[in-house]
The RNA shown here (Bacterial large signal recognition particle RNA) has 267 nucleotides and comes from a Solirubrobacteraceae bacterium. Its Rfam family is "Bacterial large signal recognition particle RNA". For this family Rfam cites "SRPDB: Signal Recognition Particle Database" (Rosenblad et al., Nucleic Acids Res, 2003). It is annotated as a non-coding RNA gene. A source record names the gene ffs. RNAcentral holds the sequence, with entries from ENA.
RNA sequence: CCGUGCUAGGCGGGGAGGUAGCGGUGCCCUGAACCCGCAAUCCGCUCUAGCGGGGCCGAAUCCCCUCCCGAGGGGUGCCGGUUCCGGGGUCGGCGCGCCACCCGCGGCGUCGAUGGCCCGGUCCCGAGCGGUGGCGGCCCGUGAACCAGGUCAGGUCCGGAAGGAAGCAGCCUUAAGCGGCAACCGCCAGGCGCCACGGGAUCGCCGGGCCGGAGCAGCGGGCGACGAGAGCCGCCGGAGCCCGGGACUUCGACGGGGGGUGCACGG
Numbered sequence: 001c002c003g004u005g006c007u008a009g010g011c012g013g014g015g016a017g018g019u020a021g022c023g024g025u026g027c028c029c030u031g032a033a034c035c036c037g038c039a040a041u042c043c044g045c046u047c048u049a050g051c052g053g054g055g056c057c058g059a060a061u062c063c064c065c066u067c068c069c070g071a072g073g074g075g076u077g078c079c080g081g082u083u084c085c086g087g088g089g090u091c092g093g094c095g096c097g098c099c100a101c102c103c104g105c106g107g108c109g110u111c112g113a114u115g116g117c118c119c120g121g122u123c124c125c126g127a128g129c130g131g132u133g134g135c136g137g138c139c140c141g142u143g144a145a146c147c148a149g150g151u152c153a154g155g156u157c158c159g160g161a162a163g164g165a166a167g168c169a170g171c172c173u174u175a176a177g178c179g180g181c182a183a184c185c186g187c188c189a190g191g192c193g194c195c196a197c198g199g200g201a202u203c204g205c206c207g208g209g210c211c212g213g214a215g216c217a218g219c220g221g222g223c224g225a226c227g228a229g230a231g232c233c234g235c236c237g238g239a240g241c242c243c244g245g246g247a248c249u250u251c252g253a254c255g256g257g258g259g260g261u262g263c264a265c266g267g
Stems, first nucleotide, its partner, number of pairs: 001267006009057003012030004020046005034054005063260006072251005078245003081241007091234004096227002099224001101222005107216002115211008123200004128195001129193002132189006139180004148173004156165003
């Protein structure tokens, strides 16, 4: 150096999560890599590997160590975005209230503006008159088997008689009651009044009169002052998101470089 048979070892690895910790099942990345059974309120293990069974390769492209690269994942803090909470009005803008000024527009005004004074109304109280309504009276009608009145036929009673008494029906009248009621009288009431009186209140508005003699009010825009207020945006402080960006850090697949690793027999 070659051949044969073996052995160590290999037949995927990694991240997050989970766990006292580790490996696996499930998720994700890598990318091509034996088979069967089992596993999340899980399976197995205790320091290095899933557990149980079977199969293949086998000392090198394939196994082991190290360096580089770096898919992808994790952590920390930063910036931005977004949602929410709080603060702030001698921080800004918008919005709100009020005032002043300027510009523009048309309007009212010497047929008299703003302003001042007076009278009346509007407001309140009282009482009058009228009207309306209600009740009562007056008036009309009706209205009593007996227990209302008058007259009482017939009949009844008393009496020797003359005569007398009570009294039903009928007729007349009337009480309460019932009904009507135009006008008239009285009382009461009010969501009534082109009526009329007295008193009060007020100066806002309306109407009128007088004084006086030139302004008055509105709309739009601009600028400014003041005030109030966290309504909106910005501002200040804080929390969340698993949204975006970049920084640092950590693990790290695939890939690349370097190095390392047997035993027996035969030639």